About this RNA:
The RNA shown here (small-subunit ribosomal RNA) has 1442 nucleotides and comes from an uncultured prokaryote.
RNA sequence: AAUGAACGUUGGCGGCGUGGAUUAGGCAUGCGAGUCGCGCGAGAAUGUAGCAAUACAGGACAGCGGCGAAAGGGAGAGGACAACACGGGAAUCUGCCUUGGGGACGAGGAUAGCGUCGGGAAACUGACAGUAAUACUCGAUAAUGUUUGCGGACCAAAGGUGUGAUUCCGCCCCAAGAUGAGCCCGCGUACUAUUAGGUAGUUGGUGGGGUAAUGGCCUACCAAGCCUCAGAUGGUUAGCGGGCGUGAGAGCGUGGCCCGUCUCACUGGGACUGAGACACUGCCCAGACAACUACGGUUGGCUGCAGUCGAGAAUCUUCCGCAAUGGGCGAAAGCCUGACGGAGCAAUGCCGCGUGGUGGAUGAAGGCCCUCGGGUUGUAAACACCUGUCAGUAGGAAGGAAAUUUUGACCGAUAGGAAGGAAAUUUUGACCGAUCUACAGAGGAAGUCCGGGCUAAGUACGUGCCAGCAGCCGCGGUAAUACGUACCGGACGAACGUUAUUCGGAAUCACUGGGCUUAAAGAGUACGUAGGCUGCCAUGAAGGUGAGAUGUGAAAUCCCACGGCCUAACCGUGGAACUGCAUUUCAAACCACAUGGCUUGAGGGAGACAGGGGUAAGCGGAACUGAUGGUGGAGCGGUGAAAUGCGUUGAUAUCAUCAGGAACACCGGUGGCGAAGGCGGCUUACUGGGUCUUUUCUGACGCUGAGGUACGAAAGCUAGGGUAGCGAACGGGAUUAGAUACCCCGGUAGUCCUAGCUGUAAACGAUGAGCACUAGUUCGAGGGGGUCCCACAUUUUCUCGGACGUAGCGAAAGUGUUAAGUGCUCCGCCUGGGGAGUAUGGUCGCAAGGCUGAAACUCAAAGGAAUUGACGGGGGCUCACACAAGCGGUGGAGGAUGUGGCUUAAUUCGAGGCUACGCGAAGAACCUUAUCCUAGCCUUGACAUGCUUAGGAGUUCUUGUGAAAGCAAGAAGUGCCCUUCGGGGAGCCUUUGCACAGGUGCUGCAUGGCUGUCGUCAGCUCGUGUCGUGAGAUGUCGGGUUAAGUCCCUUAACGAGCGAAACCCUUAUCCUUAGUUGCCAGCGAGUAAUGUCGGGGACUCUAGAGGGACCGCCGGCGUUAAGCCGGAGGAAGGUGGGGAUGACGUCAAGUCCUCAUGGCCCUUAUGACUAGGGCUGCACACGUCCUACAAUGGAACGCACAAAGGGAGGCAAAACCGCGAGGUCGAGCAAAUCCCAAAAAUCGUUCCCUAGUUCGGAUUGCAGGCUGCAACUCGCCUGCAUGAAGCUGGAAUCGCUAGUAAUCGCGGGUCAGCAUACCGCGGUGAAUGUGUUCCUGAGCCUUGUACACACCGCCCGUCAAGCCACGAAAGUGGGGGGCAUCCGAAGUCGCUGAGGUAACCGCAAGGAGCCAGGCGCCGAAGGUCAGCUUGAUAAUGGGACU
Repeated sequence: AAUGAACGUUGGCGGCGUGGAUUAGGCAUGCGAGUCGCGCGAGAAUGUAGCAAUACAGGACAGCGGCGAAAGGGAGAGGACAACACGGGAAUCUGCCUUGGGGACGAGGAUAGCGUCGGGAAACUGACAGUAAUACUCGAUAAUGUUUGCGGACCAAAGGUGUGAUUCCGCCCCAAGAUGAGCCCGCGUACUAUUAGGUAGUUGGUGGGGUAAUGGCCUACCAAGCCUCAGAUGGUUAGCGGGCGUGAGAGCGUGGCCCGUCUCACUGGGACUGAGACACUGCCCAGACAACUACGGUUGGCUGCAGUCGAGAAUCUUCCGCAAUGGGCGAAAGCCUGACGGAGCAAUGCCGCGUGGUGGAUGAAGGCCCUCGGGUUGUAAACACCUGUCAGUAGGAAGGAAAUUUUGACCGAUAGGAAGGAAAUUUUGACCGAUCUACAGAGGAAGUCCGGGCUAAGUACGUGCCAGCAGCCGCGGUAAUACGUACCGGACGAACGUUAUUCGGAAUCACUGGGCUUAAAGAGUACGUAGGCUGCCAUGAAGGUGAGAUGUGAAAUCCCACGGCCUAACCGUGGAACUGCAUUUCAAACCACAUGGCUUGAGGGAGACAGGGGUAAGCGGAACUGAUGGUGGAGCGGUGAAAUGCGUUGAUAUCAUCAGGAACACCGGUGGCGAAGGCGGCUUACUGGGUCUUUUCUGACGCUGAGGUACGAAAGCUAGGGUAGCGAACGGGAUUAGAUACCCCGGUAGUCCUAGCUGUAAACGAUGAGCACUAGUUCGAGGGGGUCCCACAUUUUCUCGGACGUAGCGAAAGUGUUAAGUGCUCCGCCUGGGGAGUAUGGUCGCAAGGCUGAAACUCAAAGGAAUUGACGGGGGCUCACACAAGCGGUGGAGGAUGUGGCUUAAUUCGAGGCUACGCGAAGAACCUUAUCCUAGCCUUGACAUGCUUAGGAGUUCUUGUGAAAGCAAGAAGUGCCCUUCGGGGAGCCUUUGCACAGGUGCUGCAUGGCUGUCGUCAGCUCGUGUCGUGAGAUGUCGGGUUAAGUCCCUUAACGAGCGAAACCCUUAUCCUUAGUUGCCAGCGAGUAAUGUCGGGGACUCUAGAGGGACCGCCGGCGUUAAGCCGGAGGAAGGUGGGGAUGACGUCAAGUCCUCAUGGCCCUUAUGACUAGGGCUGCACACGUCCUACAAUGGAACGCACAAAGGGAGGCAAAACCGCGAGGUCGAGCAAAUCCCAAAAAUCGUUCCCUAGUUCGGAUUGCAGGCUGCAACUCGCCUGCAUGAAGCUGGAAUCGCUAGUAAUCGCGGGUCAGCAUACCGCGGUGAAUGUGUUCCUGAGCCUUGUACACACCGCCCGUCAAGCCACGAAAGUGGGGGGCAUCCGAAGUCGCUGAGGUAACCGCAAGGAGCCAGGCGCCGAAGGUCAGCUUGAUAAUGGGACU
């Protein structure tokens, strides 16, 4: 785009078309073929006249006869050819019609109807009597007819009409035409080879028969043909064509309506009649089905028009009329006509029209959205003014109608004729009605689908992987433009979507117009049949080819022009076209053909050469194993390590001899040969192919190759041999969770030979064969030539085998004269993945199995090449307390603390490997503290802002109740500014109501900010350029070097940025400046003593400003580099130590409970207040710590040395009291001044003597202290008493490289009080390593990848479950078409015909002829046997899919 469509929603009008596609299933009812009285006889009802008889008129029903009924109408079952389409042909017939010629004389016998009598339920039928014809018969006539032996013989007729018909209508014969039909030929016409052979009347001939006619059409005989891989035969499906749909075309699909043709008419068979049939509404027979019946019989055929049932997704009225067109009959009027013309039903299709037009902004209301400002629906509506299509009501009306008939001009010869011709008159409409007039009023007339992308058009709400959507991709798991709804928008519009089907896009079967190295695809290889293709020259003929002409190619359709309906759809007229076929004329280039020639393709000859080419026989040495003998004496062998195994009956080792089988080291090589498989010791014999040279011969002999044939690794099979080594299966030993494996010890088939079979491989160059052309360089192998001869060197040529590479090609990788380039020829093969190389059939094979080779079903991918990452029990380089080397811990005990779990009314919440767990929390008794729990209580609120009602300064005090909060009540008291003294105002407080407050409620997976981690690891990027189709690459790689992508060199890269480094703080040294509260060397004063005082700035110190370190210097190494190593100097040496500083990013990492914030939720509660409790709960598990287990220790006494801090609701000295915690009093100090403050380990002396202790201190009792409203749940401290576990800690695991670990104490923050935690400070002060094999983590380069959520990836098979389809098989029950056989209806034909018999012959008897009947051949349906084919089927088994 389309449809004979269907379904869903919706639906105003008209025009023109179309409408049983399925069950060729069954059918009630009505209609669909009659007509002629001018062919014939008979003649009812009725009418007129008449009293009646009767006469006249009238013509129904039925019959004989003629024509028609073979047309028209319906359907597509069958049929792959007896059809159809195109084009030809000869051996034919043809009613009615036209033309021409001729004819019609004389006779005869019947029969229906009707009448009488019968049979039968009916259908129907019998007998007798008698009758007519354009019915039937005979005779005559007889050619232009038929036949012929060429003499001859034979053949016809009908009359009718109120007419006297050669003349009007008919009849008979002949000839011709037209129309229609029959027959023959060529070419074309679906799929299937998992159908390869078929055929006996079969193919042909002769004789005969038959037909309208040719012919095996039929028959007898004779011959053995005929068709077929260019697809016979069989199977499946199907009416064919003009055309129709689609497409640029070529094609592909299709055959409804209309036209042509074929076939069919309940199923099967048959003939009759006739011009024509083997006959839709005729006949006979058989069968199935149905109806009637008196049971004896009889009847029927909608695939005609309507209609009905059934089945189905689905297809209409039991309508009107012969008015038109056409048909039958008729002289005509006319009759008949479900053909046809019309109407009805159906949006079923195409086309047209309408559902209003103009104005109208308070941009109304309502709806939807909102950032709350507004936006949008939207000039849309309302409203105002118009119009009047369509529909409605009423009334008119053109046209579809021209004819027939009658009269008659005219013609003729009077009767007569009178043609789509002239004139006049009369009649005819089933149905439709264009169009006109009037009326009223915007009144009666819009939906469907869609809005994530493809694809035009988005927002909100609801829902929450649910409900649902979906053509493909896909959407939905709490912010859905994708589901549902609303609003808005988009498309089309009386329709819009969906489904089904066809074509297109699809170059996705590729003729036009594809491919085959790796994506699907080159057969394992060669030879060769058919076929296809094929060098050069000349001549001929004309099959192909080209050009012209003629005929045909029906009409309709398509196209063009013009025209008719208002337009369009639709229709008419004309043209063009129908790309085709046939005949014919011409041309002769090309293809094919015929004839003759040529040598370059191909082949042969001659002369040389290389070679693991093949077959057979023989020979050889090394090694191995075995045997025998010798030597020897304990192990051997094997592995990662072992064991099984062998060995004192003597192994392994070693020597000698013998035997056996198999394979041939070195040479050996991208070296050689072969078609491929393949071929390797040496010699001989036979033998295939190749190369070079010569250009001697033949003269296209060529290439490819469907089928076919041959060869064809290994394994395997059959038979017979052989068997050293190796070695499936098998046995044993190991390994392992297991180990039907890898490893080890053995070992059978096999491996070897002979003769056969098999016929497959990653049979690979994953690349078919042949020919030609198209840059090079280089290496190897075999020949020849040139350089006067030879050798080398060099050069050139032919052939073979490789590497690199240009152009080109290619998706890229790559390929590239050995093409995957450019062309030609031929063959094979491919068409998404799986199912599946499976099933089935066939065929081959001894078997294993091979070759050929599907479908159902299922998925939306499967696949190729390359890219970036990530990963690897891949590789290389490098780093880190990563390991190693050390020191000290944890894991065991008791306690502290956090977490889990359990418990509970509640044990609030968060954090979860590293990167949660002494974490948020720098400190939960109340408070803190939270929707933690229980109970009470408040509701504009504990807190903010604004408006509003009423009142009052504010404020203070008291009482009741209560656990408090709160609730209730009372008392005192009355401010500031202005004032016209009436009052007004400001702020504040209380109160009423409204907006709102409030939320540590949810979502860290909606977010900001902040933070952790990889990681202080050295990385992460950009601009321009270049390369690549692209993703991307390069830079950033490589060689060095560094802590470092740090720096240097090289370089299609050159530069730059964020990181690293540096800049900053601190610490170590010096100088300088300054000198109080710090310091005190020198001078002076003073004290029992003290920088206490005067003074001083030297020193320490304090805190400002500077210096200093940069591989700067020297030597070596290195590339003259970067840099590294060593040294000097220096307080410090190679970033001096420490800190702050954290790239691009990763983990949907953490935090909505710091804060901020979107959305959601609560609002007399999830908000606020209060009391009490809980967060501290304890069978248990884990993390982090403290204290210990003791003698490097504990205890007692004595005596030294810090740093850094803090202090006013504070630090607190001294003195006194207390054993002590502490208390009393309180100097001093907002601090280099005073206080906390004692530093401790250390050192000295003494005791303890290896023990659960003078270790250890848990637990518990008693008595106290401190803080605080308050220490019960639940604080800290002191004294006395008590004195638990624990004697160095399993697997495992942590920290640390120097002022570090370890050890010792001090301070601070938090804080009323509470520190084993945290953050700082100093004192004492080690050991080990200078390596990178391993574990962990990280960086760079490279490699593989089927991973990309990225190895915590991906993914395979069994089992379990579900579902679907399919195969096999013993069976069961069906369908189809053949073969054979039996029976054999109707009927034609043949024979017979003793029975019957009007026409003719005969005087008669009788005859001729005909018929009934009988027999025979053929013969449908039916019965039967065997076999073929196809689909169905419960249970079972195997398989596929999810």